[in-house]
Molecule: c-di-GMP-I-GGC riboswitch aptamer
Organism: Bacillota bacterium
RNA sequence: UAACGAAAAGGCAAACCCGACUGAAAGGCGGGGGCGCAAAGCCACGGGUCUAAGGUCCUCUUUUUGAGGAGGCUAUGAUCGCCGGGCUGCCGAAA
Numbered sequence: 001u002a003a004c005g006a007a008a009a010g011g012c013a014a015a016c017c018c019g020a021c022u023g024a025a026a027g028g029c030g031g032g033g034g035c036g037c038a039a040a041g042c043c044a045c046g047g048g049u050c051u052a053a054g055g056u057c058c059u060c061u062u063u064u065u066g067a068g069g070a071g072g073c074u075a076u077g078a079u080c081g082c083c084g085g086g087c088u089g090c091c092g093a094a095a
Base pairs, nucleotide, nucleotide: 004092005091011037012036016032017031018030019029021028022027035081041087042086043085045084046083047082048079049078050077054074055073056072057069058068059067060066
């Protein structure tokens, strides 16, 4: 020095539970909890996955909009604790 991962200190926090917060939903946020994590810090850039408000279709009223309904598709929504990529970063045994 490090693309490596012993120790110590410190850090993060899955499932699950609670919430009177947020969102159409997925999800997010706060508290508890602790399976795990050396980038489980940050960035939705590529792929994957989740969701479907809106779009699309039908009916009624009307011809401008409004109301109701159905199943599929769709991201511009979400996830960085799914994988890859980018940026940054603590400690320092062994090899």